[in-house]
RNA sequence: GGGUCCAUAGUUUAACGGUAGAACGUCGCUCUCCAAAAGCGAUAGCCGAGGUCCGACUCCUCGUGGACCCG
Numbered sequence: 001g002g003g004u005c006c007a008u009a010g011u012u013u014a015a016c017g018g019u020a021g022a023a024c025g026u027c028g029c030u031c032u033c034c035a036a037a038a039g040c041g042a043u044a045g046c047c048g049a050g051g052u053c054c055g056a057c058u059c060c061u062c063g064u065g066g067a068c069c070c071g
Base pairs, nucleotide, nucleotide: 001070002069003068004067005066006065007064010024011023012022013021018054025043026042027041028040029039030038047063048062049061050060051059
């Protein structure tokens, strides 16, 4: 220099173009003499900027970061 892939909650990850879900974690409550476990509830997210579209996590372009291949 050329090419391929990835980026969603604190973490691991879903989501035909049509309201972004789950698990773990964290916090609160119940239970308990106390704690753990269990139950209930809360918490918090689409890497950035444009474009297409009635509508974009999803499609397109550019950028950023990461993994890999070729030279």
This is a predicted structure of a 71-nucleotide RNA (transfer RNA) from a Candidatus Kaiserbacteria bacterium. It matches the Rfam family "tRNA". The family's RNA type in Rfam is transfer RNA.